The RNA shown here (transfer RNA) has 73 nucleotides and comes from Arachidicoccus ginsenosidimutans. The sequence is in RNAcentral, with records from Rfam. Lineage of the source: Bacteria > Pseudomonadati > Chitinophagia > Chitinophagales > Arachidicoccus.
[in-house]
RNA sequence: UGGCUUGUAGCUCAAUGGUAAGAGCAGUUGCCUUAUACGCAAAAGGUUAGCAGUUCAAAUCUGCUCAAGCCAA
Repeated sequence: UGGCUUGUAGCUCAAUGGUAAGAGCAGUUGCCUUAUACGCAAAAGGUUAGCAGUUCAAAUCUGCUCAAGCCAA
C1' cells in the first nucleotide's frame, strides 16, 4: 500500500429489508434465609462503531471514514 472478515446491552452472542432490536451471564431491587449462598420474581440497561446514500421502510443493502483481526506485497 492492496485485499478479505468483523464491529449490536458491562461480557458472550441472536435477530429473512417489515412496523416493539431480544437471549444467556453479570449488575440492581424484592421474596426466601438468623445471615450469606442457592433458588424464585421484577425492573433497568442499546445513538446496532461513525457519516452519508438507496427504499414506503435499514442492525440488515451501497459508498466513505474509524477500530480490531487475517492474508499478500